[in-house]
This is a predicted structure of a 115-nucleotide RNA (Guanidine-I riboswitch aptamer) from a Paracoccaceae bacterium. The prediction has a mean pLDDT of 84. Rfam family: Guanidine-I riboswitch aptamer. Rfam describes the family as follows. This family represents a conserved RNA structure found upstream of the ykkC and yxkD genes in Bacillus subtilis and related genes in other bacteria. The source organism's lineage runs through Bacteria, Pseudomonadati, Pseudomonadota, Rhodobacterales and Paracoccaceae.
RNA sequence: CUGCAGGACACCUAGGGUUCCGCCUUGGUAAAAAAAAACCAAGGGCCUGGUCCGAGAGGUGUCGCCGGGCUGGCAAAUUCCACCCGGUACACGGCGGGACAAAAUCCCGGGAGAG
Numbered sequence: 001c002u003g004c005a006g007g008a009c010a011c012c013u014a015g016g017g018u019u020c021c022g023c024c025u026u027g028g029u030a031a032a033a034a035a036a037a038a039c040c041a042a043g044g045g046c047c048u049g050g051u052c053c054g055a056g057a058g059g060u061g062u063c064g065c066c067g068g069g070c071u072g073g074c075a076a077a078u079u080c081c082a083c084c085c086g087g088u089a090c091a092c093g094g095c096g097g098g099a100c101a102a103a104a105u106c107c108c109g110g111g112a113g114a115g
Stems, first nucleotide, its partner, number of pairs: 007063006015053002020050002022047001023044007064088006071082003090110001092113001096108003
């Protein structure tokens, strides 16, 4: 310098925004004193929340893959099926862009870059 590999999914969390729900504000239906409740419209995420999105470098689980088994099945096993044990390391990271309603540790991306 180059190539290959560093697996997949589910549930959850940090985090995220605002489609829907809720909440709040203003106005109205509407007005008979006023107020309250209900309904409608507009606005508000520097509204705790429900729905929703959600981690390569967060968690848990299942599967996959790799190694091993004087383990089991079958007439037999390096070969087929199953089961058991172990392993699956390490990991600093912009700007900018993309999707969904929108944003984000989502995707571009184990990228650019740094060590």